[in-house]
The prediction has a mean pLDDT of 76.
A computed fold for a 336-nucleotide RNA from a soil metagenome, annotated as Bacterial RNase P class A.
RNA sequence: GCAGGCCGGGUGACCGCGGGCGCGCUUGCGUGCUCGAGGAAAGUCCGGACACCGCAGGGCAGGAUGCUCUCGGCAGUGUCGUUCAACUGUUAGGGAGGCGGCGAAAGCCGACGGAAAGUGGCACAGAAAGGAAACCGCCUGCGACGCAUCUCCGGAGACGUCGCAGGUAAGGGUGAAACGGUGGGGUAAGAGCCCACCAGCGUCGUGGCGACACGGCGGCUAGCCAAACCCCGUCCGGUGCAAGGCGAACAGGUUCCGUUGAGGCGGCCCGCCGAGGAACCGGGUAGCUGCAGAGAUGGAUGGUCACCCACGACAGAAUCCGGCUUACAGGCCUGC
Numbered sequence: 001g002c003a004g005g006c007c008g009g010g011u012g013a014c015c016g017c018g019g020g021c022g023c024g025c026u027u028g029c030g031u032g033c034u035c036g037a038g039g040a041a042a043g044u045c046c047g048g049a050c051a052c053c054g055c056a057g058g059g060c061a062g063g064a065u066g067c068u069c070u071c072g073g074c075a076g077u078g079u080c081g082u083u084c085a086a087c088u089g090u091u092a093g094g095g096a097g098g099c100g101g102c103g104a105a106a107g108c109c110g111a112c113g114g115a116a117a118g119u120g121g122c123a124c125a126g127a128a129a130g131g132a133a134a135c136c137g138c139c140u141g142c143g144a145c146g147c148a149u150c151u152c153c154g155g156a157g158a159c160g161u162c163g164c165a166g167g168u169a170a171g172g173g174u175g176a177a178a179c180g181g182u183g184g185g186g187u188a189a190g191a192g193c194c195c196a197c198c199a200g201c202g203u204c205g206u207g208g209c210g211a212c213a214c215g216g217c218g219g220c221u222a223g224c225c226a227a228a229c230c231c232c233g234u235c236c237g238g239u240g241c242a243a244g245g246c247g248a249a250c251a252g253g254u255u256c257c258g259u260u261g262a263g264g265c266g267g268c269c270c271g272c273c274g275a276g277g278a279a280c281c282g283g284g285u286a287g288c289u290g291c292a293g294a295g296a297u298g299g300a301u302g303g304u305c306a307c308c309c310a311c312g313a314c315a316g317a318a319u320c321c322g323g324c325u326u327a328c329a330g331g332c333c334u335g336c
Stems, first nucleotide, its partner, number of pairs: 001336007009308007017036009038314001042325002045323005050240004062236005067097005072091006098112001099110004113231002118229002120225003135172002137168010149156002180198006199221001201218007244289003252281006263273003309312001
């Protein structure tokens, strides 16, 4: 330095808060015992449980997702039936790998299908940003001028400068990126124009379950961006515990029935009593539940003092379980 795991102030006294159990009584108080935040309770990013609503089947739209194998989870088939064997599909996640990038290394990171379907973009700089481009440079031809030299004295003319017309993507320069890279041949100068090696592409073979790797051959080349639209494959109903379930009482109101007897007296008849009775609204309100080995909705889990040490970080439950991510003073262990 890296990886994995663990802890995350301790002890005592006093005061206080909430839940449970017991006891006492004045029934909401007292008292005794006991329990009472985290590794992330956080972000709410995923998977599931649970619950309600929706749903014949198919499609469109929309959203999510994207290397391989395996484990695990979930779903389906299977069965008389089941939480089972087996098979198939899928992906919260774990492990082992492949490929790419970073690092001296241990190791870390990666939305990691498709850019030879289409559309679009590539700022600034630069001549040119995709079947592109000639700014400097290099080369050729023609013309003008200068000039060494040659000359049969008419001229010819290497070389240089300027202009015009072309060739050239080797070199310079710009840029994140300039139409494969390095070297050699070749050429007027150059160029996969030709060759060797390397990269990449296609194809064949070998190895591997596979992603892929290695080797042979071929034609010599096809920029980057899909976390731009898009294309391909796969998956996906909606809402979340303020879900949802049970569900009052009193006042008051509306309608209906009723002394021609409503209603009550345990089911019926007789008998007796008898002036009120029923439904709805209030209100799906209050409350209870859902709800948990912390646990409410007046929302508890705290404070003070003393001593000690390495002087104490990030942070606090709200339906539950699992995963991921993020924050974290300091300390311990193991391996590399």
Its Rfam family is "Bacterial RNase P class A". By type it is a ribozyme.